[in-house]
Formats: sequence, C1' cells, structure tokens
RNA sequence: UCAGCAAAAGCCAAACCCGCCGAGAGACGGGGACGGAAAGCCACGGAUCCGAAGCGGAUAUGAAUAUGAAAGGAAAGCCGGGCUGCCUGAA
Repeated sequence: UCAGCAAAAGCCAAACCCGCCGAGAGACGGGGACGGAAAGCCACGGAUCCGAAGCGGAUAUGAAUAUGAAAGGAAAGCCGGGCUGCCUGAA
C1' cells in the first nucleotide's frame, strides 16, 4: 500500500422486552443477538422520518380553525463522501 476466503485476539449489538427522557422522529441505561471488517467518529450530498411550543409565509374559510412546506430536529445499522483505527493475509 492492497485485500477480507479462512482463522484468531477482542469489539459492537437489530428486532423485541423493561426502565427513563422527549411533542415527536428518537436518545440513554439494563436484558437480548439479527447481523457487522469500521455496526468507530462526522449530518457534507442524496434519500428517509419527525415537525409540539415559539416565529413567520402559503392554501381553504367570513372567522374560529384545518391542512401542510419551511425553519428546526432525528437517524452514521439506507446510499455516497470525509477523518481515524484492530486482526489476518499478500506485496
């Protein structure tokens, strides 16, 4: 530097359950393993999800109000991208 067929040292932990926080997506802790070679870190691009309160615009309505994009947020175990790194093998 390249690769991840096999092995090994270890690591992480989906669904689900319990507790707890949040308006929500979801986070955290415990149990639990479907899987993972970056399932370590970063929301940069795309996609996805939430969007209560506050602020402000649009549509419908006489209005109350409703809908719902955005702001904002979630997610790195969706696909790319960036940074870092263990083991093994090859050069």
Molecule: c-di-GMP-I-GGC riboswitch aptamer
Organism: Desulfobacteraceae bacterium